[in-house]
């Protein structure tokens, strides 16, 4: 330098699931509708609760192998095998659904394209 199963940084792409009920508040009463202040169906915004529901911030289980001890068998006895259980390690787009999220829009988003920087590569 080239090249890389590493770390960074910004661009860009990136799904899935109720416009949910009910309750207080804000706002508004010509924003739609009514026509009254002992009111007001609904639309916006916030909070709170309850059911459904999603998997792809974050988190949580686990299988193969791998490694350590038991306990039986095959031998007279070591070793060596074979059998059953316990234990550590142990991945995921697998599963939990804790957290998160469930109209458009915004944000968030596993992961992916190039690309800047770094560490290896290395003397």
């Nucleotide at each position: 330098a080239c090249g890389u199963u590493c770390c960074u940084c910004a661009c860009u792409g990136g799904a899935g699931a109720g416009a949910g009920g009910c309750g207080c508040g804000a706002c508004c009463c010509a924003g739609c509708a009514g026509u009254a202040u002992c009111g007001g169906g609904c639309a916006u915004c916030g909070c709170g609760u309850c059911c459904a529901c999603c998997g792809a911030a974050g988190g949580g289980g686990c299988a193969a192998g791998c490694g350590g001890g038991g306990c039986c068998g095959u031998c007279a006895u070591c070793c060596a095998c074979g059998g059953c259980g316990c234990u550590g390690u142990c991945a995921a787009u697998c599963u939990c659904u804790c957290a998160g999220g469930u109209a458009a829009a915004g944000c968030g988003g596993a992961c992916a394209g190039g690309g800047g920087g770094g560490g290896c590569c290395a003397a």

RNAcentral holds the sequence, with entries from Rfam. This is a predicted structure of a 123-nucleotide RNA (Glycine riboswitch aptamer) from Ideonella sp. MAG2. Its Rfam family is "Glycine riboswitch aptamer". Rfam links the family to the GO term glycine biosynthetic process. Lineage of the source: Bacteria > Pseudomonadota > Burkholderiales > Sphaerotilaceae > Ideonella.